[in-house]
Predicted 3D model of a 72-nucleotide RNA (transfer RNA) from an Acidimicrobiia bacterium. The RNAcentral record of the sequence draws on ENA and MGnify. Rfam family: tRNA. Rfam classes the family as a transfer RNA. NCBI's taxonomy places the organism under Bacteria, Bacillati, Actinomycetota, Acidimicrobiia.
RNA sequence: GGGUCGCUAGCUCAACGGCAGAGCAGGACACUCUUAAUGUCAAGGUUGCGAGUUCAAAUCUCGCGCGACCCA
Numbered sequence: 001g002g003g004u005c006g007c008u009a010g011c012u013c014a015a016c017g018g019c020a021g022a023g024c025a026g027g028a029c030a031c032u033c034u035u036a037a038u039g040u041c042a043a044g045g046u047u048g049c050g051a052g053u054u055c056a057a058a059u060c061u062c063g064c065g066c067g068a069c070c071c072a
Stems, first nucleotide, its partner, number of pairs: 001071007010024004018055001027041004048064005
């Protein structure tokens, strides 16, 4: 230098172009003499950044950034 793949909640990951979710962690409450465990509830996101296509983009296209791997 060329190519492929990835980037979504604090972490690990989902999400056939149509309301962004789960588990864990953290918070509150219940239970318990207390803790742990268990249960219930609530909260938590400019979907890496910028642009394009579309009525509508996490999803499709382009550029950039970061990471992994392959080739040179």